[in-house]
Context: one part of a larger RNA
RNA sequence: CUGGGCGUAAAGGGCGCGUAGGCGGCUUAGUAAGUUAGGUGCGAAAGACCAUGGCUUAACCAUGGAAUUGUGCCUAAAACUAUUAGGCUUUAGUAUAGGAGAGGAGAGUGGAAUUCCCAGUGUAGCGGUGAAAUGCGUAGAUAUUGGGAGGAACACCGGUGGCGAAGGCGGCUCUCUGGACUAAUACUGACGCUGAGGCGCGAAAGCUAGGGGAGCGAACGGGAUUAGAUACCCCGGUAGUCCUAGCUGUAAACGAUGGACACUAGGUGUAGGAGGUAUCGACUCCUUCCGUGCCGCAGCUAACGCAUUAAGUGUCCCGCCUGGGGAGUACGUUCGCAAGAAUGAAACUC
Numbered sequence: 001c002u003g004g005g006c007g008u009a010a011a012g013g014g015c016g017c018g019u020a021g022g023c024g025g026c027u028u029a030g031u032a033a034g035u036u037a038g039g040u041g042c043g044a045a046a047g048a049c050c051a052u053g054g055c056u057u058a059a060c061c062a063u064g065g066a067a068u069u070g071u072g073c074c075u076a077a078a079a080c081u082a083u084u085a086g087g088c089u090u091u092a093g094u095a096u097a098g099g100a101g102a103g104g105a106g107a108g109u110g111g112a113a114u115u116c117c118c119a120g121u122g123u124a125g126c127g128g129u130g131a132a133a134u135g136c137g138u139a140g141a142u143a144u145u146g147g148g149a150g151g152a153a154c155a156c157c158g159g160u161g162g163c164g165a166a167g168g169c170g171g172c173u174c175u176c177u178g179g180a181c182u183a184a185u186a187c188u189g190a191c192g193c194u195g196a197g198g199c200g201c202g203a204a205a206g207c208u209a210g211g212g213g214a215g216c217g218a219a220c221g222g223g224a225u226u227a228g229a230u231a232c233c234c235c236g237g238u239a240g241u242c243c244u245a246g247c248u249g250u251a252a253a254c255g256a257u258g259g260a261c262a263c264u265a266g267g268u269g270u271a272g273g274a275g276g277u278a279u280c281g282a283c284u285c286c287u288u289c290c291g292u293g294c295c296g297c298a299g300c301u302a303a304c305g306c307a308u309u310a311a312g313u314g315u316c317c318c319g320c321c322u323g324g325g326g327a328g329u330a331c332g333u334u335c336g337c338a339a340g341a342a343u344g345a346a347a348c349u350c
Base pairs, nucleotide, nucleotide: 004321005320006319007304008303012318014201015200016199017198021194022193023192025088026087027086028085029084030083031082033081034080035077036076037075038074039073040072041071042070049065050064051063052062053061054060092188093187094186095185096183097182098181103177104176105175106174107173108172109171110154115149116148117147118146119145120144121143125136126135162169163168206247207246208245209244210243211242215241216240220236221235222234223233258317259316260315261314262313263312266295267294268293269292270291272289273288274287275286276285299306300305323350324349325348332343333342334341335340
């Protein structure tokens, strides 16, 4: 390389947009590059293969054949691929009318709670734990009432509910804005799928600068526990957590399952539409489209399990794997302020 694989054994890129490339619906006519057929030239000889023959046989040798699976040229075919010209509508898209949604960005705003400050009432404890102590409190705490400040998060609704490509998104209102879904027509007419490089997005932590800082809380201090306790428990508490601008680019970034299309028994929930039935109307029941769950047949699977949301049956494209350790290490390179990230071995060893 061929081949075999990637839910859990090694293996799906964190996710998208998209360049080159690869692949690509139905149909008519042409061309003949691929393709196929015939002819012809070349494809050295020896060897290998088959047949016959020569040394008494064999090895060895000779003669003939076939093979040399390939390729140049000529001629022909036109189904398929390609290509040129044209047509089609079912892929894909656009328009119209709707309803749904924590989709995104910005601005504003609300209540509960914690903490702090001021004032009133009030007096000796509070707090904390397995039990305690550190801690707070007669300079009046805890409790309670009134007022104020400030930051962060949004109870109930809330739901294997919804939205988003993923990360993720949850009080309320407004502005701007993306996507999906449904219905019925009209229009464009293959405009499609995937996607090496590339570009963008990307939780938390971390970094730079400037703000902010209520609660929580790495580090750190103290109290306990313990043989010890650099922990678990308790009292404090700085970075951080929040905002703005930038960087980082990683996660068990998980469905541990790449994307697209088609096909292949059902049953039962649930979300958003549409149609019909029914009714005064709302329910109800039926059909259908698109999501999201559970159960289950065939089939698949090493088993577990998956099973129209496939891990079934097929096609196309991309990524990745090839025994364990060494090692996601070393070296080099690229990126980064750094932390580090990306790419990524070998010796040796079992």